[in-house]
RNA sequence: AAGAGAUAAAGCUUAACCUAUGGUGAGAUAGGGACAGAAAGCUGUGGGUCUUCAAAAGAUAACCGAGCUGCCUUA
Numbered sequence: 001a002a003g004a005g006a007u008a009a010a011g012c013u014u015a016a017c018c019u020a021u022g023g024u025g026a027g028a029u030a031g032g033g034a035c036a037g038a039a040a041g042c043u044g045u046g047g048g049u050c051u052u053c054a055a056a057a058g059a060u061a062a063c064c065g066a067g068c069u070g071c072c073u074u075a
């Protein structure tokens, strides 16, 4: 320690699926559950995708970039 990493240790998140709630919907929230993840922490800022759809509004950060923050080890 800004760069790199996940060997060790302490932890963290939670895919699919199930139940309940609410939503036009995509989704989301809570509980269960663990495929997986070294930022799968946060931010709708640039794209992508999805929903309602005339305009437009919304969803997705575990879609890809970007920004900010963080545990441990380490040159």
Stems, first nucleotide, its partner, number of pairs: 003074003012037002017032005041068003045065003048060005
A computed fold for a 75-nucleotide RNA from Desulfocapsa sp., annotated as c-di-GMP-I riboswitch aptamer. It was read from a public genome assembly, where an Rfam model found it. The coordinates come from a structure-prediction model, not an experiment, and the mean pLDDT is 81.